A computed fold for a 78-nucleotide RNA from a Fidelibacterota bacterium, annotated as transfer RNA.
The source organism's lineage runs through Bacteria, Pseudomonadati and Fidelibacterota.
The coordinates come from a structure-prediction model, not an experiment, and the mean pLDDT is 81.
Its Rfam family is "tRNA".
[in-house]
RNA sequence: CGGAGUGUAGCGUAGUCCGGUUAGCGCACCUGCUUUGGGAGCAGGGGGUCGGGAGUUCGAAUCUCUCCACUCCGACCA
Numbered sequence: 001c002g003g004a005g006u007g008u009a010g011c012g013u014a015g016u017c018c019g020g021u022u023a024g025c026g027c028a029c030c031u032g033c034u035u036u037g038g039g040a041g042c043a044g045g046g047g048g049u050c051g052g053g054a055g056u057u058c059g060a061a062u063c064u065c066u067c068c069a070c071u072c073c074g075a076c077c078a
Base pairs, nucleotide, nucleotide: 001074002073003072004071005070006069007068010027011026012025013024020058029045030044031043032042033041034040051067052066053065054064055063
């Protein structure tokens, strides 16, 4: 430099193909109860606008363009 892929809560991920009310799940976290306490269990709860920006649309995590970060493959130099 060329090609491909990935980016969603603290961590791991579903949803994206085929746009449709309020974006979920597990672990973790907070509160209460059970327990002498820890652990564990039960009940309840908080946290993300979906990597950034722009566009299309009545409506975008989802479609288009661009940029950024990371990963893989290839080329180049040595």